[in-house]
């Protein structure tokens, strides 16, 4: 150059066939304790990588760009 994966919350990550964005750990706050650790109940956090299209509607479906991962090809 050229293909394939991948990008969702601070962190790993799920999200069938387009229609309520979600778990776990972390993070606040209460409660149980003498105090911490621990549980246990709430509770905040989101430009679903980015522009643009397709549609009533897009995290999901086209295209383009961006990173990060691979595999090929080039050059010597």
């Nucleotide at each position: 150059g050229g293909g394939g994966c991948u990008g969702u919350a601070g962190c790993u990550c799920a999200g069938g066939u387009g229609g309520g964005a979600g778990a776990g750990c972390g993070c606040c706050a209460c409660a149980c304790u003498g105090g911490c650790a621990g549980u246990g109940u709430g509770g905040a956090g989101g430009u679903c990588a980015g522009c643009g299209g397709u549609u009533c509607g897009a995290a999901u479906c086209c295209g383009c760009u961006c990173a990060g991962c691979u595999c090929c090809a080039c050059c010597a």